[in-house]
Molecule: Glycine riboswitch aptamer
Organism: Microcella alkaliphila
RNA sequence: CGUGCGGAAGAGCCCUCGGCGACGCCGAGGCACCGAAGGAGCAAGCCUCCCCGCCAAUCUCUCAGGUACCCGUACCGCGCG
Numbered sequence: 001c002g003u004g005c006g007g008a009a010g011a012g013c014c015c016u017c018g019g020c021g022a023c024g025c026c027g028a029g030g031c032a033c034c035g036a037a038g039g040a041g042c043a044a045g046c047c048u049c050c051c052c053g054c055c056a057a058u059c060u061c062u063c064a065g066g067u068a069c070c071c072g073u074a075c076c077g078c079g080c081g
């Protein structure tokens, strides 16, 4: 690093329209919200006369993703390669 198993959050199923035919589900748009797929940015520090460059995150941004249930997710444990 990959893979299998287990654990594992957060945040409206709010409003409008359409479809299905109708306890509700799906799609589109709008606003609000979340940060733990991914992505981006910065510190200390290193180098240098200086500039530049290198440089992590659960921090920051919210592009993407997500906000009933389910699935899934960073991360943790165990096994295997």
Stems, first nucleotide, its partner, number of pairs: 001081007012031001014030007032067003038063001039061003045054002